The RNA shown here (SAM riboswitch aptamer (S box leader)) has 116 nucleotides and comes from a Gemmataceae bacterium.
Model confidence (mean pLDDT): 85 of 100.
The sequence was found by an Rfam model in a public genome assembly.
NCBI's taxonomy places the organism under Bacteria, Pseudomonadati, Planctomycetia, Gemmatales, Gemmataceae.

Parts: sequence; structure tokens; C1' cells
RNA sequence: UGCUUAUCCAGAGUGGCUGAGGGAUUAGGCCCGUUGAAGCCACAGCAACCGGUCGGAGGGAUUUUCCCCCCGAUGCAGGUGCUACCUCCUACCCGGGGAACCGGGCGAGAUAAGAU
Repeated sequence: UGCUUAUCCAGAGUGGCUGAGGGAUUAGGCCCGUUGAAGCCACAGCAACCGGUCGGAGGGAUUUUCCCCCCGAUGCAGGUGCUACCUCCUACCCGGGGAACCGGGCGAGAUAAGAU
């Protein structure tokens, strides 16, 4: 880099440095931004994917114990992630509607876990 699976309308910001852009990419739209964008650092927080711990159901074994699996609880000095706007919205397809627009899906993207 590509692959598989799950999730993406919830949640959570202050300070310092810095100084003009930013919301992934292209286009359009809508927004945020010198009352300080992005980035970096510190601290704080959110969530609960993985891990840990505890409880329960089931299964297995070499059965005071250990292992596997499922469910629930817990924020744990663990591994990540995240902390404007639905992944900010739309783009391609399908359905509804007179229209504005609404609903669903594909694709793309993000994050986690895994395999290679």
C1' cells in the first nucleotide's frame, strides 16, 4: 500500500507556542477563522474497538484447577482513537413527491481489530 470484519444522527476543551488558513480528495454548496485557522506541546475530558479485572450461562480437559466461547458490569497508572457542524451536506443508483425535499443503497473516507 492493498485485503477482511465491525462501527460512523451519541459523547467530550482549556492553556502555551505560532500566525492564515481550515472542515480527507475534486467540484458545488453551507460554515468555521486575526474575538486567532491548521500544526506542535501541556493538562483535562469523551467513548468503550482491543487488553485487564469482576460476575453469570454453556462447552472442553490432564478436574481444589485450567482452557474455550457467549452475555453483562467496571475507566482500570494498559494499546489505540476522538473532543464545531450527521463522515458538515450533495455528487452515482433506487423509491416517494407537483416541487421544495424526504428515505434507502453503492462507492469513497475515518477508526478499531485481524489476516497477509